[in-house]
RNA sequence: UAUUGUUUAGGCGAUGGAGUUCACCUCUUCCGCCUUGGGCCCUUCCGAGGAUGAUGACUCCUACCGGAAA
Numbered sequence: 001u002a003u004u005g006u007u008u009a010g011g012c013g014a015u016g017g018a019g020u021u022c023a024c025c026u027c028u029u030c031c032g033c034c035u036u037g038g039g040c041c042c043u044u045c046c047g048a049g050g051a052u053g054a055u056g057a058c059u060c061c062u063a064c065c066g067g068a069a070a
Base pairs, nucleotide, nucleotide: 010025011024013022016061017060018059019058020057021056033050034049035048036047037046038045039044
């Protein structure tokens, strides 16, 4: 340095944090959608514009939005 095995974990589900729970992944999983322009040439990249959502699901907090206030 590489390989194998064992052990211990961990990561992740389009925007933050915590608890519970479900699913998936082991260097992989995951990193959403619509319109348009330009590349690449068929694997996908970049730019501009737009809409919804802070959950995979449930609850709470924070931010945002709405509300005269709660």
Record summary
Model confidence (mean pLDDT): 77 of 100. The RNA shown here (Fluoride riboswitch aptamer (crcB RNA motif)) has 70 nucleotides. Of the family's consensus pairs, 100% are formed in the model.